[in-house]
This is a predicted structure of a 73-nucleotide RNA (transfer RNA) from a Nanobdellota archaeon. The RNAcentral record of the sequence draws on ENA. It matches the Rfam family "tRNA". The family's RNA type in Rfam is transfer RNA. The source organism's lineage runs through Archaea, Nanobdellati and Nanobdellota.
RNA sequence: GAUCCCGUGGUCUAGUGGUUAUGACGUUCCCUUGACGUGGGAGAGAUCCCCGGUUCGAGUCCGGGCGGGAUCA
Numbered sequence: 001g002a003u004c005c006c007g008u009g010g011u012c013u014a015g016u017g018g019u020u021a022u023g024a025c026g027u028u029c030c031c032u033u034g035a036c037g038u039g040g041g042a043g044a045g046a047u048c049c050c051c052g053g054u055u056c057g058a059g060u061c062c063g064g065g066c067g068g069g070a071u072c073a
Base pairs, nucleotide, nucleotide: 001072002071003070004069005068006067007066010025011024012023018056027043028042029041030040031039049065050064051063052062053061
């Protein structure tokens, strides 16, 4: 440099254009224990990478950018 793929809570991840964006781990509080751990319950935590476009409606479709990865050179 070329082609392709990916970008969503702290981490990983689901999500057919339409309800308040899903779950796990982590985290906070409560119960349980002599204590820790395990287990049970509840909570907080995301302007879905950025800018535009299409649409009544965009995390999802389109264009440009930024970042990461793979292959080729």